RNA sequence: UUCCGAUAAAGGCAAACCUCUCGAAAGGGAGGGACGCAAAGCCAACGGUCUAAGGCUGUAAAGCUAUGACGGCAGGGCUGCCGAA
Numbered sequence: 001u002u003c004c005g006a007u008a009a010a011g012g013c014a015a016a017c018c019u020c021u022c023g024a025a026a027g028g029g030a031g032g033g034a035c036g037c038a039a040a041g042c043c044a045a046c047g048g049u050c051u052a053a054g055g056c057u058g059u060a061a062a063g064c065u066a067u068g069a070c071g072g073c074a075g076g077g078c079u080g081c082c083g084a085a
Base pairs, nucleotide, nucleotide: 004083005082012037013036017032018031019030020029021028022027035072041078042077043076047073048070049069050068054065055064056063057062
């Protein structure tokens, strides 16, 4: 240094749920709260998933559509704390 990851040490993040708030929604932000996490730090420009305001089609019901989202869905890129085996 790379791989790897303890019943180690020091710290870190925070699912569900609740409250407030932003949003058409999916979902986001803040506070509380901990199911978990060694990248659960950052990147949405690859795959996947969710939503469908607007747009298109339609007599209607509805269908299609991302320019909206999800990185705690998997892969990939960049960065990073500690050091037993």